[in-house]
Context: one part of a larger RNA
RNA sequence: CUAUGCUGAAGGAACUCGGCAAAAUGCUCCCGUAAGUUCGCGAGAAGGGAGACCUCACGAUGGGCAACCGUUGUGGGGUGGCACAGACCAGGGGGUGGCGACUGUUUAUCAAAAACACAGGGCUCUGCGAAGCCGUAAGGCGACGUAUAGGGUCUGACGCCUGCCCGGUGCUGGAAGGUUAAGAGGAGGUGUGCAAGCACCGAAUUGAAGCCCCAGUAAACGGCGGCCGUAACUAUAACGGUCCUAAGGUAGCGAAAUUCCUUGUCGGGUAAGUUCCGACCUGCACGAAUGGCGUAACGACUUCCCCGCUGUCUCCAGCAUAGACUCA
Numbered sequence: 001c002u003a004u005g006c007u008g009a010a011g012g013a014a015c016u017c018g019g020c021a022a023a024a025u026g027c028u029c030c031c032g033u034a035a036g037u038u039c040g041c042g043a044g045a046a047g048g049g050a051g052a053c054c055u056c057a058c059g060a061u062g063g064g065c066a067a068c069c070g071u072u073g074u075g076g077g078g079u080g081g082c083a084c085a086g087a088c089c090a091g092g093g094g095g096u097g098g099c100g101a102c103u104g105u106u107u108a109u110c111a112a113a114a115a116c117a118c119a120g121g122g123c124u125c126u127g128c129g130a131a132g133c134c135g136u137a138a139g140g141c142g143a144c145g146u147a148u149a150g151g152g153u154c155u156g157a158c159g160c161c162u163g164c165c166c167g168g169u170g171c172u173g174g175a176a177g178g179u180u181a182a183g184a185g186g187a188g189g190u191g192u193g194c195a196a197g198c199a200c201c202g203a204a205u206u207g208a209a210g211c212c213c214c215a216g217u218a219a220a221c222g223g224c225g226g227c228c229g230u231a232a233c234u235a236u237a238a239c240g241g242u243c244c245u246a247a248g249g250u251a252g253c254g255a256a257a258u259u260c261c262u263u264g265u266c267g268g269g270u271a272a273g274u275u276c277c278g279a280c281c282u283g284c285a286c287g288a289a290u291g292g293c294g295u296a297a298c299g300a301c302u303u304c305c306c307c308g309c310u311g312u313c314u315c316c317a318g319c320a321u322a323g324a325c326u327c328a
Base pairs, nucleotide, nucleotide: 001323002322003321004320005319006318007317008316010314011313014312019309027051028050029049030048031047036041038157052079053078054077055076056075057074058073059072060071061070062069063068080084092307093306094305095304097302098301099299100298104116105115120155121154122153123152124151125150126149132141133140134139158294159293160292161291163224164223165222168221169220170217171216172215173214174213177212178211179210183206184205188201189200190199191198192197225243226242227241228240229239252286253283264280265279266278267277268276
């Protein structure tokens, strides 16, 4: 010096990306326990007290014919220690946001999560030799099931809700019309031949699905404007004009896991706060099942704050064990 332990004056997170690590809490009984809440919970909330041994009294209870042998409770008196759940074992707690409802699942070997799943919700396909899937096929799964079933896809408990656009793309429907292949058709023509013929080209006309076309459909893929003016201070614009669009973003939320400018501005917390919480709305570039906004409980998730606690630190020191090193 390194590793693993133990201890430490005063301070107590000043350390650090961050209390990482360590310390602290830890058991049983009694008292006591807030907001919130889906009334289950939150909750071991939080916060307090007691606990050893000796002795006395009074109970409860098991076994036994009994003598007696056990277990256990309540109360009184006393004894010793620094310490009585004496070692070991054995929750730190509280507040506030975000995300995900939850228990679960996952990158075997750097990621356990806010990712996946989930119950619940929707759309859509499928009438049974089902749809879908595997197989060249036979055949099989679906299913010894039958629309309260099965497949696909999206969303993701629960509560309140889920606005407008069908122009584009997709899907569904559409006895008309347009276009359209082979085939049918054969006017007409070409080669050759004396000819019959043989061979070939070939216009009308006819010919499906598809496409065009017409509708429907957004919990289908998706999309959801600009400029100018206007109120008796100013400012702002309920109001008006105009251009464009398929329609111009509704409710709710909003500097947000989304805000560039930005450490926005105001308030709170600190002596001091780029983080945090509450507001504002100027949303670069939220927004409604690629779900929107809330939400008790839950989380080895994540943000910020507080109490306790500490060698994380101010600032290091000593000890033990094992290495390294020096000497033998």